The RNA shown here (transfer RNA) has 85 nucleotides and comes from a Candidatus Saccharimonadota bacterium. Its Rfam family is "tRNA". It is annotated as a transfer RNA. Gene Ontology term of the family: triplet codon-amino acid adaptor activity. The prediction has a mean pLDDT of 80.
Formats: sequence, C1' cells, structure tokens
RNA sequence: GGAGAGAUGCAGGAGUGGUUGAACUGGCCGUUCUCGAAAAGCGGUGUAUCGCAAGAUACCCAGGGUUCGAAUCCCUGUCUCUCCG
Repeated sequence: GGAGAGAUGCAGGAGUGGUUGAACUGGCCGUUCUCGAAAAGCGGUGUAUCGCAAGAUACCCAGGGUUCGAAUCCCUGUCUCUCCG
C1' cells in the first nucleotide's frame, strides 16, 4: 500500500428495514427458604434530558445520505482483529 471482518447496556452477546433501546447469559439489587450462610427459587435492573408523578424524547463507534420508517442499506472518518504484498 491492497483486501476482508468487527464496534450494541456493567460484562459477554443475538438482532430480518416496521411491535426492538433491544432477546439471552452473567453480574448487581430486593425477596423466599435457613439458626446463619452457600446453593436454589421468585421479582427487578441501560444512560441522558424533561416531568411532583404517571410518563415523554434522544441515544446501537462518529458524521452524513437513502427511505413513510435505519442498530440493520449506502458514503466518509476513527479504532480493533485477520490475510496479502
């Protein structure tokens, strides 16, 4: 220099253009059981802004584009990994 793959919540990680800010697992919080713990069961759990609350809006590496609608398609950039020279 060339080619390919990837970046999603606290961590791992799935995700087809439409019900997905998001499955599942772990972690964490609460609770049940127990003399007490561990294990196990049950419930909950992204961030920011606005709101008394109920709730609303935005956010899938960053910035643009296509579309009625984008985490998903296209372009550019950043970073990581692999291959070729």